[in-house]
RNA sequence: AAUGCAAGCUGUUCUAUCGCCGCGAUCUUGUAUCGAGGAGGAAAGUCCGGGCAACGUAGGGCAUCUCGCUUCCUAACGGGAAGGUCCCGAUUUAUCGGGAACGGAAAGUGCCACAGAAAAUAUACCGUCCCGAUUUAUCGGGAUAAGGGUGAAAACGUGAGGUAAGAGCUCACGAGCUCGUUAAGUGAUUAACGUUUUGGUAAACCCCGGGAGUUGAAAGACCAAAUAGGCUAACGUACGUAGGGCUGCCCGUCCGAUGUUAGUGGGUAGGUCGUUUGAGGUAAAUGGCGACAUUUAUUCUAGAUUAAUGAUAGAAGUUCCGCUUUGCGGAAAACAGAACCCGGCUUAUAGGCUUGCAUUUUUA
Numbered sequence: 001a002a003u004g005c006a007a008g009c010u011g012u013u014c015u016a017u018c019g020c021c022g023c024g025a026u027c028u029u030g031u032a033u034c035g036a037g038g039a040g041g042a043a044a045g046u047c048c049g050g051g052c053a054a055c056g057u058a059g060g061g062c063a064u065c066u067c068g069c070u071u072c073c074u075a076a077c078g079g080g081a082a083g084g085u086c087c088c089g090a091u092u093u094a095u096c097g098g099g100a101a102c103g104g105a106a107a108g109u110g111c112c113a114c115a116g117a118a119a120a121u122a123u124a125c126c127g128u129c130c131c132g133a134u135u136u137a138u139c140g141g142g143a144u145a146a147g148g149g150u151g152a153a154a155a156c157g158u159g160a161g162g163u164a165a166g167a168g169c170u171c172a173c174g175a176g177c178u179c180g181u182u183a184a185g186u187g188a189u190u191a192a193c194g195u196u197u198u199g200g201u202a203a204a205c206c207c208c209g210g211g212a213g214u215u216g217a218a219a220g221a222c223c224a225a226a227u228a229g230g231c232u233a234a235c236g237u238a239c240g241u242a243g244g245g246c247u248g249c250c251c252g253u254c255c256g257a258u259g260u261u262a263g264u265g266g267g268u269a270g271g272u273c274g275u276u277u278g279a280g281g282u283a284a285a286u287g288g289c290g291a292c293a294u295u296u297a298u299u300c301u302a303g304a305u306u307a308a309u310g311a312u313a314g315a316a317g318u319u320c321c322g323c324u325u326u327g328c329g330g331a332a333a334a335c336a337g338a339a340c341c342c343g344g345c346u347u348a349u350a351g352g353c354u355u356g357c358a359u360u361u362u363u364a
Base pairs, nucleotide, nucleotide: 001360002359003358004357005356006355007354008353009352010351012316013315014314015313016312017311018310020038021037023035024034025033026032027030040335044346045345047344048343049342050341051340052216053215054214055213059251060250061249062248064212065211066210067209068208069083070082071081072080073079084102085100086099087098088097089096090095103207104206108205109204110201111200112199125148126147127144128143129142130141131140132139133138156174157173158172159171160170161169175198176197179194180193181192182191183190184189220273221272222271223270230264231263232262233261234260235259243255244254245253246252280299281298282297283296284295285294286293287292318332319331320330321329322328323327
């Protein structure tokens, strides 16, 4: 310097004319004038968490769902930061990068295909040893799990002793697991010593601990309008019954009498609020490894509702190409459009920039 991979940031600006949308002010109230504004980093997905509204004044149990190492941040989260443990890769000896769906197998049940003799109360295919028979190559019985084979994995490993041959049978050392003590640490853990014991699997059922009321802006509230609140059926005449709501079920609780539920039929359907001043943005200082927090200052930046946020021209910016090279000319620009709001996660993405790693080349 180039290429590749990963992570992060960005992903157009200004002027003029005309057009559209709402807001503010003015008056001569008009198709008026003036002013400041108008779609993203993901607005997508609807996956989490909330704010807000209704049930509602609210609760308990079961079921269901979800989370799962520690500490911290946050309104909260299944999110983020920093660590611990384990795993993977590179390098080479202790460093860099990445990942984790990271509680429990010593409560129980289930599963481990194929191959293999046998896959958790294991088993004997080859082999080894002992005995017997038997004219030399086999058969039968007993013992064995050290050697070999199959497999992802063969029931802790290595060495020695011992044995007919062998085996934790015995001993030494070591590894994992359980529990305890001491030391360090807020903690997860780490180290040492001792003790217990020796398949895996819980994104299998399960056990343990934590959390979750439901619905959702087409939520809801208010004003206006309208007629036939008509007809039929069932239940029912109150110790809050029949019936209905909260809620998937139960308890409980709320509404409930010329009532409730179901069906059928007719009329009306226009407008306002919710609706953008907030866990808000920006800057500086302080504190913190960091995510972030505090203080001060400053600022108001869409609110449509058959749904606006655009078009043209010029200049500038970014990238690429060419040339008569410090300038000229040309070209290109992805994913993609707010609809109650906010914080996360996930997915898509032309081009550019930054950081890290790997490979190749060149120079010293």
This is a predicted structure of a 364-nucleotide RNA (Bacterial RNase P class A) from Pedobacter sp. ASV28. The source organism's lineage runs through Bacteria, Pseudomonadati, Bacteroidota, Sphingobacteriaceae and Pedobacter. Its mean pLDDT, the model's own confidence on a scale to 100, is 76. Rfam family: Bacterial RNase P class A. Its family is annotated with tRNA processing, dimeric ribonuclease P complex and ribonuclease P activity in the Gene Ontology. Rfam classes the family as a ribozyme.